[in-house]
Small-subunit ribosomal RNA, 3' minor domain from a bacterium, 132 nucleotides, folded computationally.

Context: one part of a larger RNA
């Protein structure tokens, strides 16, 4: 290399990270409930003991809803990146319908269209009327 220029965004195609995410697997610290050993505390009893019989605490153990980690993961969605692929052309000139934000509604797909807003818009000949 300057309009034979730029440059959107679906679709293919490969690549690569990272969330989601039924479901399976495993950890942790709680909770509530069964059960409950020694053991001490407690309470009756007489036969007064290293007695007997009750109670409630209470490890381990169970079972139950929850919570937090982490490991796999069907599957669906996007992101990033790749010389030369589809489809159209949405943006940069008034980009051939000014663009542009918010919003709604539609469409392969950039987008359309509607309502509001902004100017980070081009053009502003020509007549009027006011200031200087």
């Nucleotide at each position: 290399c300057a309009c034979u220029g730029c440059c959107c965004g679906u679709c293919a195609a490969c690549u690569c990270a990272a969330g989601g995410a039924a479901g399976c697997c495993g950890g942790g610290g709680g909770c509530a409930c069964c059960c409950a050993a020694a053991g001490g505390c407690u309470u009756a009893g007489c036969u007064a003991g290293u007695c007997u019989a009750g109670g409630a605490c209470u490890a381990a153990g169970g079972u139950g809803a929850a919570u937090u980690c982490g490991g796999u993961g069907a599957c669906a969605g996007g992101g990033a990146g790749u010389a030369a692929g589809u489809c159209g052309u949405a943006a940069c000139a008034a980009g051939g319908c000014a663009c542009g934000g918010c919003u709604a509604g539609c469409g392969g797909a950039a987008g359309c269209u509607g309502g509001u807003c902004g100017u980070g818009g081009a053009u502003u000949a020509a007549u009027u009327c006011a200031a200087u």

It was read from a public genome assembly.